[in-house]
Context: one part of a larger RNA
RNA sequence: GCCAACGACUUUAUGUAUGUUGCUGACUAAUCCCUUCCAGGGAGGAGUCACAGGGAAACCGAGUGUUAAAAGCGCGAUUUUUAGCAGCAUGCGUAAGACCCGAAGCCAAGCGAGCUUGCCAUGACCAGGGUGAAUUUCGCCGAAAGGCGAAAGGAGGCCCGAACCCGUGAGCCGUGCAAUACUCUGGGAUGAGUUGUGGUAAGAAGUGAAAAGCUAAUCGAGCUUGGUAAUAGCUGGUUCUCCCCGAAAUAGCUUUUGGGCUAGCGGUGUUAAAAUUUUUUCCGGAGGUAGAGCACUGGAAGGAACAUCUUGGAGAAAUCCAGAUAUUCCUACCAAACUCCGAAUGCCGGAAGAUGUAGACACCAGUCAGAACUUGGGCACUAAGGUCCGAGCUCAAAAGGGAAACAGCCCAGAUCUUCAUCUAAGGUCCCUAAACCAAACUAAGUGUUUUUAAGGAAGUGGGAUUCCUCUGAUAGUUAGGAGGUUAGCUCAGAAGCAGCUAUCCUUUAAAAAGUGCGUAAUAGCUUACUAACUAAGGAGUCCUGCGCCGAAGAUUUACGGGACUAAGUUUGGUACCGAAGAUAAGGACUUUUAUGUUUUAACAUAAAAUUGGUAGGGGAGCGUCCCACACUUUGUGAAGCCGAGCCGUAAGGCCAGGUGGAAGGUGUGGGAGUGAGAAUGUUGGC
Numbered sequence: 001g002c003c004a005a006c007g008a009c010u011u012u013a014u015g016u017a018u019g020u021u022g023c024u025g026a027c028u029a030a031u032c033c034c035u036u037c038c039a040g041g042g043a044g045g046a047g048u049c050a051c052a053g054g055g056a057a058a059c060c061g062a063g064u065g066u067u068a069a070a071a072g073c074g075c076g077a078u079u080u081u082u083a084g085c086a087g088c089a090u091g092c093g094u095a096a097g098a099c100c101c102g103a104a105g106c107c108a109a110g111c112g113a114g115c116u117u118g119c120c121a122u123g124a125c126c127a128g129g130g131u132g133a134a135u136u137u138c139g140c141c142g143a144a145a146g147g148c149g150a151a152a153g154g155a156g157g158c159c160c161g162a163a164c165c166c167g168u169g170a171g172c173c174g175u176g177c178a179a180u181a182c183u184c185u186g187g188g189a190u191g192a193g194u195u196g197u198g199g200u201a202a203g204a205a206g207u208g209a210a211a212a213g214c215u216a217a218u219c220g221a222g223c224u225u226g227g228u229a230a231u232a233g234c235u236g237g238u239u240c241u242c243c244c245c246g247a248a249a250u251a252g253c254u255u256u257u258g259g260g261c262u263a264g265c266g267g268u269g270u271u272a273a274a275a276u277u278u279u280u281u282c283c284g285g286a287g288g289u290a291g292a293g294c295a296c297u298g299g300a301a302g303g304a305a306c307a308u309c310u311u312g313g314a315g316a317a318a319u320c321c322a323g324a325u326a327u328u329c330c331u332a333c334c335a336a337a338c339u340c341c342g343a344a345u346g347c348c349g350g351a352a353g354a355u356g357u358a359g360a361c362a363c364c365a366g367u368c369a370g371a372a373c374u375u376g377g378g379c380a381c382u383a384a385g386g387u388c389c390g391a392g393c394u395c396a397a398a399a400g401g402g403a404a405a406c407a408g409c410c411c412a413g414a415u416c417u418u419c420a421u422c423u424a425a426g427g428u429c430c431c432u433a434a435a436c437c438a439a440a441c442u443a444a445g446u447g448u449u450u451u452u453a454a455g456g457a458a459g460u461g462g463g464a465u466u467c468c469u470c471u472g473a474u475a476g477u478u479a480g481g482a483g484g485u486u487a488g489c490u491c492a493g494a495a496g497c498a499g500c501u502a503u504c505c506u507u508u509a510a511a512a513a514g515u516g517c518g519u520a521a522u523a524g525c526u527u528a529c530u531a532a533c534u535a536a537g538g539a540g541u542c543c544u545g546c547g548c549c550g551a552a553g554a555u556u557u558a559c560g561g562g563a564c565u566a567a568g569u570u571u572g573g574u575a576c577c578g579a580a581g582a583u584a585a586g587g588a589c590u591u592u593u594a595u596g597u598u599u600u601a602a603c604a605u606a607a608a609a610u611u612g613g614u615a616g617g618g619g620a621g622c623g624u625c626c627c628a629c630a631c632u633u634u635g636u637g638a639a640g641c642c643g644a645g646c647c648g649u650a651a652g653g654c655c656a657g658g659u660g661g662a663a664g665g666u667g668u669g670g671g672a673g674u675g676a677g678a679a680u681g682u683u684g685g686c
Base pairs, nucleotide, nucleotide: 001686002685003684004683005682006681011096012095013094014093015092016091017090018089019088020087021086022085023084024083025049026048027047031043032042033041034040053060054059063075064074065073066072099237100236102234106227107226108225109224110223111222117201118200119199120198121197122196123195124194125193126191128160129159130158131156135152136151137150138149139148140147141146164188165187166186169184170183171182203219205215206214207213240621241620242619243618244617245616250263251262252261253260254259264367265366266364267363268362269361270360271359278354279353280352281351282350283349284348285347291341292339293338297335298334299333301331302330303329304328305327307325308324309323311322312321313320314319370395371394373392374391375390376389377388378387379386400411401410402409415587416586417585418584420583421582422581426577427576428575429562430561431560435574436573437572438571439570440569441568447564448563455549456548459546460545461544462543463542464541465540466539467538468537476533477532478531479530480529482506483505484504487501488500489499512527516525517524588611590609591608592607593606594605595604596603597602622675624672625671626670627669628668629667630666631665632664633663640659641658642657645654646653647652
């Protein structure tokens, strides 16, 4: 991992709701009878409680008491055959292990020091080598104390290093040789040394040269058993079928935020007779948003007038220029916390039409992590697949078609069958079902699904407008483009052309005190400007369509691909394809209504409306085991197993044949250890 078997909403008590069945005055006391080990059973309705209340009572009575009262008030009656009681079944609540499995833990009683820690008793062990303390002796010196030298001596938590003890660094191992080893290397090795045997101290306790170490591969509280099915707002799992309806991810409160309670939203039943439901039109309302505006509150710009100034500058001063502050006027503006104004939509009420829903009560839930998209906003960076509200929609709980693929986008809501038809979104060259016509644009593979800026450019199409033009435009060609003068200044030089200043005059058809190149400075080339030649359009500005540059990304070039000059873009037209949509034909389910049959119930026919679905509610069934009663099959072959075929909407059922060798089934009821694919499920097998 697979297969098989086992494996999870139970039981009791009680409450409540629904369904169904039954009953309707209740209880006996003494005493008596039967029976017995105790117990128990029967008769017994005397009596008590209830059936009517009110009043202190007399008393009256569905009323009565109070009171003068037929008023009011107190306590009662009513309405009804209601209501009550009991049994059974089912849903739910409560108490219990309470659907099943799952902690870490807490407490108690015991068992452990054959591992290890400390201690006690009694034993054992430490190759070899080195160093050479105290002390002593001798010699010399000294008065002595003592000093020097030599020898003896053999101290030490001394040195080197085996056994022994340890475990520093590395390698190796790491389903190992091993639940801590092996190899090399290393520390101690006469000591606070190592070790044998015996003993002793324990679970909030021991022991500890102290690491919360160790206390039997277990230690921030051992192990075993018990309390015990501890508790788990947490995770996982929870077993047959069909039919009907069908959510929520919100509010308030919560030591509350991944949990609850109540409300909201779902289901079932009743009310029930279908009236207040929803929607369209009309009428009547409340309101201060969008917009707009500046009349208020504020902000902020330009101008004018007037007043003041201790402001700055000029001036001798008058005064002038600039400025500041305040007021008024004009012009153009801004505002979520401004409003002289002011919609649409929405909301409330009424009338009419359509629709057939709403409300209330009882019981049963689930939901309290929501998501994207469009839109009105807040926060954020007018960031986020961000976050928080409002409105809508889809997903959630929705399959189908489109968007290459793609919960939330577009179209559209799957009862079943059909190799039928029509469409939606989206498409019609091939992959791939289906296409043509007409007019234009694009040359960039732009583009062929969506989106890219500021800025730049004789790309190109359309439109508008201005100017020049046969008295000859624009381009081109030919020729001229001069003189005062090298203007003045500056400068080494400055001559049109480094720079500064000025920018005149003359000859002219025209020619700048010079447009650019150039020189050290000149020179040289060229332009403006002019004439001639030629001959028909030329020059600019604005608006706009489609293109160009700007334009950089990570597996693979990349419109889904091929590819396309349309098979791109814009506009118009006509076809076709295209879905589980609609239609056609046939069948089924549910609900309502009508009719008929018929014993309520059910069935049949017709019509209408339905039939996606998670959590969840409701309804109807299938199957397993056992029990009761009735019937029945079976050695002429039961169950079980294999199984062609058949039936039912499904769970399932029937059956030919084979195998097997002794029990099985049907009907009506009843009862459950009643249905497995998942739980790192349990056991077995492979």

Large-subunit ribosomal RNA, domain II from a bacterium, 686 nucleotides, folded computationally. Rfam family: Bacterial large subunit ribosomal RNA. The literature on the family includes a 2001 paper in Science by Yusupov et al., "Crystal structure of the ribosome at 5.5 A resolution". The RNAcentral record of the full RNA draws on ENA. The coordinates come from a structure-prediction model, not an experiment, and the mean pLDDT is 82.